[in-house]
RNAcentral holds the sequence, with entries from ENA. This is a predicted structure of a 74-nucleotide RNA (transfer RNA) from a Phycisphaerae bacterium. The coordinates come from a structure-prediction model, not an experiment, and the mean pLDDT is 81. Rfam family: tRNA. Rfam describes the family as follows. Transfer RNA (tRNA) molecules are approximately 80 nucleotides in length. Taxonomically the source falls in Phycisphaerae (Bacteria, Pseudomonadati, Planctomycetota).
RNA sequence: GGCCUGGUAGCUCAGCGGUCCAGAGCAGUCGACUCAUAAUCGAUUGGUCCUCGGUUCGAAUCCGAGCCAGGCCA
Repeated sequence: GGCCUGGUAGCUCAGCGGUCCAGAGCAGUCGACUCAUAAUCGAUUGGUCCUCGGUUCGAAUCCGAGCCAGGCCA
């Protein structure tokens, strides 16, 4: 330098054009249970969906450029 894959909550990831708001698990907070702690159960907080631009009535999702990470080739 070329190609491929990925970037979504504090962490691990799902969601790949609409149907309702962006979701699950873990973590955090509050509560229940317990003599108490843990475990378990319930509720709840938390997101500029990497950035910018484009397509579309509508974009986390499609397209272009860029940034970052990993891999392959040279």